The prediction has a mean pLDDT of 81. The RNA shown here (transfer RNA) has 76 nucleotides and comes from Pacificibacter marinus. Rfam family: tRNA. Rfam links the family to the GO term triplet codon-amino acid adaptor activity. The same sequence occurs in records of 2 taxa.
RNA sequence: AGGGGUAUAGCUCAGUUGGUAGAGCGACGGUCUCCAAAACCGUAGGCCCACAGUUCGAGUCUGUGUACCCCUGCCA
Numbered sequence: 001a002g003g004g005g006u007a008u009a010g011c012u013c014a015g016u017u018g019g020u021a022g023a024g025c026g027a028c029g030g031u032c033u034c035c036a037a038a039a040c041c042g043u044a045g046g047c048c049c050a051c052a053g054u055u056c057g058a059g060u061c062u063g064u065g066u067a068c069c070c071c072u073g074c075c076a
Stems, first nucleotide, its partner, number of pairs: 001072007010025004019056001027043005049065005
């Protein structure tokens, strides 16, 4: 330099044909217990890497940029 992949909750990840964003773990509260753990019930938590574009409507489509990972190559 060229090519590909990833970016969504504190963490690991889903998200269908574009139609108001979910799970598990974790956190917090409750039930239970002498206490705790486990189990069960409930609650909170993200506008989706950034900026633009398309659209009635974008996590999803398009462009540019950023970060990380992989492959190929160049130079001293």